[in-house]
């Protein structure tokens, strides 16, 4: 540097549900929690899903898939 991801070690994240809080909402944040995750780190770029709106339009989801980008450990 490249490839790999096991029944491993150290550490990390935290679904549902519940509580608090913010938001019209999808949802966000904090706590409990521990379904799961080898990028479940970051990024709305492509697709997708969802919300608000009469419409124009404005938003949400990175734990839906892909792309981009950065990184720990194991093995080769």
């Nucleotide at each position: 540097a490249g490839c790999u991801g096991a029944u491993a070690a150290a550490g990390c994240c935290a679904c549902a549900a519940c509580c608090g809080u913010c938001g019209c909402g999808a949802g966000g944040c904090g706590g409990u929690g521990u379904c799961g995750g080898a990028a479940a780190g970051c990024u709305a770029c492509g697709g997708g899903u969802c919300u608000c709106c009469a419409a124009c339009g404005a938003g949400a989801c990175a734990g839906c898939c892909g792309g981009g980008u950065u990184a720990c450990c194991u093995g080769c």